[in-house]
RNA sequence: AACUCAUCCAGAGGAUCCGAGGGGCCUGGCCCGUUGACGAUCCGCCAACCGACCCGCCGGCAUCCCGCCUGCGGACACGGUGGCCCCGCCAGGACCGAUGAGGA
Numbered sequence: 001a002a003c004u005c006a007u008c009c010a011g012a013g014g015a016u017c018c019g020a021g022g023g024g025c026c027u028g029g030c031c032c033g034u035u036g037a038c039g040a041u042c043c044g045c046c047a048a049c050c051g052a053c054c055c056g057c058c059g060g061c062a063u064c065c066c067g068c069c070u071g072c073g074g075a076c077a078c079g080g081u082g083g084c085c086c087c088g089c090c091a092g093g094a095c096c097g098a099u100g101a102g103g104a
Base pairs, nucleotide, nucleotide: 003102004101005100006099007098008097013043014042015041016040017039021032022031023030024095025093026092027091028090029089044084045083046082048081049080050079051078054074055073056072057071059069060068061067088096
């Protein structure tokens, strides 16, 4: 890298820079945008996934005592990722993609 699994209706914004389109594709809508959108950077914030730590519960192991382990739930924001306008904007359609965890 191929490939596999899960998720894509929870949550969370300020400043600065840039300068014309943007919200993935098609159709139909809707929305944002020179009162500066989209994007980028910094700071702040959130807590989805994995790990660590802590708490609770079921079960198992051990047992003189202290304990140990799978699973589930919670808490936390320490580590690895990720995210912070609207459900990936909505409906239909065909796809594509994004994020995490595995994978060698």